[in-house]
């Protein structure tokens, strides 16, 4: 320098191909359980979805441009 993958709550992930309320787990707040802790249960916060353009009535998604990580090849 060139090819694929990937960047999404406080961690780790879905949804992307086939545009249409951003879903789980864990964590954390409150409250029920308990002498008390833990477990378990409810409900609750908490994401401009890496950055800018662009297409569309509508973008995490489609497209261009850039940053970061990984990986192969020179």
């Nucleotide at each position: 320098g060139g090819g694929c993958c990937g960047g999404u709550g406080g961690u780790c992930u879905a949804a992307u191909c086939u545009g249409g309320u951003a879903g789980g787990a864990c964590g954390u707040u409150g409250c029920c359980u308990u002498g008390g802790c833990g477990u378990g249960g409810c409900a609750g916060a908490g994401a401009u979805u890496c950055c800018g353009g662009g297409u569309u009535c509508a973008a995490a998604u489609c497209c261009c441009g850039g940053c970061c990580g990984g990986u192969c090849c020179a």

Background
The RNA shown here (transfer RNA) has 74 nucleotides and comes from a Candidatus Aenigmatarchaeota archaeon. Its mean pLDDT, the model's own confidence on a scale to 100, is 81. Rfam family: tRNA. Rfam classes the family as a transfer RNA. From the family's description: Transfer RNA (tRNA) molecules are approximately 80 nucleotides in length. Rfam links the family to the GO term triplet codon-amino acid adaptor activity.